Overview:
Model confidence (mean pLDDT): 83 of 100. The RNA shown here (transfer RNA) has 74 nucleotides and comes from Candidatus Jacksonbacteria bacterium RIFCSPLOWO2_02_FULL_44_20. Its Rfam family is "tRNA". It is annotated as a transfer RNA. About the family: Transfer RNA (tRNA) molecules are approximately 80 nucleotides in length. Taxonomically the source falls in Candidatus Jacksoniibacteriota (Bacteria, Bacteria candidate phyla).
[in-house]
RNA sequence: GGGCCCAUAGCUUAGCCUGGCAGAGCGUCUCCAUGGCAUGGAGAAGGUCGGGAGUUCGAAUCUCCCUGGGUCCA
Repeated sequence: GGGCCCAUAGCUUAGCCUGGCAGAGCGUCUCCAUGGCAUGGAGAAGGUCGGGAGUUCGAAUCUCCCUGGGUCCA
């Protein structure tokens, strides 16, 4: 220098191919059950989907550029 892969909630991640309400588990907070703990149940908060631009009525998803990480080739 070039090819490929990855980046989504505090953590682990689904969804991307095939554009249409941003989800799950764990964790956190509140409430209930218990004398209390553990545990169980109910509910809530938490996301500029790595950054920017483009296409589109509409982008986590498609296109381009950039950043970080991994891997391979030279």